[in-house]
Molecule: transfer RNA
Organism: Microbacterium immunditiarum
RNA sequence: CCCCCUGUAGCUCAGUGGAUAGAGCAGCGGCCUUCUAAUCCGCCGGUCGGGCGUUCGAAUCGCCCCGGGGGGA
Repeated sequence: CCCCCUGUAGCUCAGUGGAUAGAGCAGCGGCCUUCUAAUCCGCCGGUCGGGCGUUCGAAUCGCCCCGGGGGGA
């Protein structure tokens, strides 16, 4: 310098054009228990890396930039 993959909740990820963006774990509260843990119930938590564009509509498509990983020279 070139190419590919990747960035969504505190963490690990799903969602690949149309719903109020979801799950598990973590955290908080409750239930239960002599107490703790586990189970069960509920709650909290993200303007989807940033900007611009395409579209009636963008996490999703295009371009630029930034971060992470891999390959080539």